[in-house]
Molecule: transfer RNA
Organism: Candidatus Anderseniibacteriota bacterium
RNA sequence: GGGCGCAUAGCUCAGUGGUUAGAGCGUUCGGUUCACAUCCGAAAGGUCGCUGGUUCGAUUCCAGCCGCGCCCA
Repeated sequence: GGGCGCAUAGCUCAGUGGUUAGAGCGUUCGGUUCACAUCCGAAAGGUCGCUGGUUCGAUUCCAGCCGCGCCCA
């Protein structure tokens, strides 16, 4: 330098055009217990990497950029 892939909650990930953006783990609170663990319930936590484009409508499609990973040279 060229090609491909990834980017969504603190972590691991789902979500392939319209619903309110979700799950597990973690955190906090409550219940249960003498207490802890387990178990049950609830809550908090998000600019969906950035900028632009397409569309009536974008986390989702397209382009560029930043970052990370793999391959080729």